[in-house]
RNA sequence: GGUCCUGUGGUGUAAUCGGCAGCACUCAAGAUUCUGAAUCCUGCAAUCUGAGUUUAAAUCUCAGUAGGACCU
Repeated sequence: GGUCCUGUGGUGUAAUCGGCAGCACUCAAGAUUCUGAAUCCUGCAAUCUGAGUUUAAAUCUCAGUAGGACCU
């Protein structure tokens, strides 16, 4: 220098080739308990960035960016 792949809450992961972004763990409050653990209930929290296509984009296109693999 070239080709390809992957970016979703604090962490991990889903979303049937476009139609309201879910789940588990973690965290916070509460219930239960003499206290604690365990259990139950409620809540906070995310689509890497920009542009385009579309009535509608996590999903399609382009550029960038971060990481990884291969070639040179």

Transfer RNA from Mauremys mutica, 72 nucleotides, folded computationally. Taxonomically the source falls in Mauremys (Eukaryota, Bilateria, Euteleostomi, Geoemydidae). The coordinates come from a structure-prediction model, not an experiment, and the mean pLDDT is 81. Rfam family: tRNA. By type it is a transfer RNA.